[in-house]
Context: one part of a larger RNA
RNA sequence: UUGGGCGUAAAGGGUAUGUAGGUUGUUAAUUAAGUUUAUUGUUAAAUUCAAUGAGCUUAACUCUUGCAAAGCAAUUUAAUACUGAUUAACUUUGAGUAUGUAAGAGGAUAGUGGGAUUCUUAGUGGAAAGUAAAAUUUUAUGAUAUUAAGAAGACGAACCAGCGAAGGCGACUAUCCAUUACAUUACUGACACUGAAAUACAAAAGUAUAGGGAGUAAAGAGGAUUAGAUACCCUCGUAAUCUAUACCGUGACCUAUGAGUAUUGAAAUUGGGAUAUUAAUUCUAUUUUCCAGCUAACGCGUAAAUACUCCGCCUGGGACUAAGGUCGCAAGAUUAAAACUC
Numbered sequence: 001u002u003g004g005g006c007g008u009a010a011a012g013g014g015u016a017u018g019u020a021g022g023u024u025g026u027u028a029a030u031u032a033a034g035u036u037u038a039u040u041g042u043u044a045a046a047u048u049c050a051a052u053g054a055g056c057u058u059a060a061c062u063c064u065u066g067c068a069a070a071g072c073a074a075u076u077u078a079a080u081a082c083u084g085a086u087u088a089a090c091u092u093u094g095a096g097u098a099u100g101u102a103a104g105a106g107g108a109u110a111g112u113g114g115g116a117u118u119c120u121u122a123g124u125g126g127a128a129a130g131u132a133a134a135a136u137u138u139u140a141u142g143a144u145a146u147u148a149a150g151a152a153g154a155c156g157a158a159c160c161a162g163c164g165a166a167g168g169c170g171a172c173u174a175u176c177c178a179u180u181a182c183a184u185u186a187c188u189g190a191c192a193c194u195g196a197a198a199u200a201c202a203a204a205a206g207u208a209u210a211g212g213g214a215g216u217a218a219a220g221a222g223g224a225u226u227a228g229a230u231a232c233c234c235u236c237g238u239a240a241u242c243u244a245u246a247c248c249g250u251g252a253c254c255u256a257u258g259a260g261u262a263u264u265g266a267a268a269u270u271g272g273g274a275u276a277u278u279a280a281u282u283c284u285a286u287u288u289u290c291c292a293g294c295u296a297a298c299g300c301g302u303a304a305a306u307a308c309u310c311c312g313c314c315u316g317g318g319a320c321u322a323a324g325g326u327c328g329c330a331a332g333a334u335u336a337a338a339a340c341u342c
Stems, first nucleotide, its partner, number of pairs: 004314003007298002012311001014201004021194003025090007033083002035079002038076001039074004049066003053063003094191001095188004099183005106177007114155001117152008128137001162169002206247006215241002220236004258310006265290004270285006293300002316341002324335004
């Protein structure tokens, strides 16, 4: 390479938009590029194959004679089912738009509120806090506790359903932006799917500047424990955590399962519609159990079944490495070998 794979053995890109490319609904006509057909040419020799041929005693071997097929090429001959190209049509089923209804922690901005925590002040009162046990610590200059007033910053209980492309989103109100589902007719008339490159977004930590700093808390300090204790436990505590603006671009970014289309049996669950009126039917998403089928098994069954289209990726370790390139303020990220080894 032919091939085989990617839930857990190596392997699905973090997610989306989307260029090139690949793929593509129905009907008709034309064409004849692919395709099929005929003809001609070519396909060195040796080899292979054929010969009740020949020569070495036979065979191997050598020699003689002969046939191809497939492939490739052509100012060549036909065919037109499929693919392509061109033209025309589709009141149409894919896709989209309009209208109506509904849903939600979807996003952004602004405002309002809540309890808890800590701090400050004052009153009451009279000794804590912490642990397995202690100590560091706080406190008679009145702590802890409790009551009242004030300030500050952070936070949103979660049954579990919902929403979002993913990351993720959880008090209330308003405004703006967007999404999805269902229903009805109407409209456009294949406008579709995927998607290298590219672009946008992307938890936490980290970086820069300016704020903010209650609680928690890497680092750090102290007290314990211990043979030691650079830990687990305790008392403190700085970055950080929060806001704004710019970076970073990673993750067990997981359903460890790429996107899309079609087909496929039964039973239950929940959310949102529609028709209906209390019996149900239907669309859509979601959760669970089991057939068929698949799987090495576990299991899947919203597929990991049956098929198709497109992209990404895998092939022992070395190696999510070196070097070089690109990006970054840096941390580093990304792309990505070889020697050697078994």
Small-subunit ribosomal RNA, central domain from Vannella croatica, 342 nucleotides, folded computationally. The RNAcentral record of the full RNA draws on ENA and SILVA. The gene name in the source record is rrnS. Its Rfam family is "Bacterial small subunit ribosomal RNA". Model confidence (mean pLDDT): 82 of 100.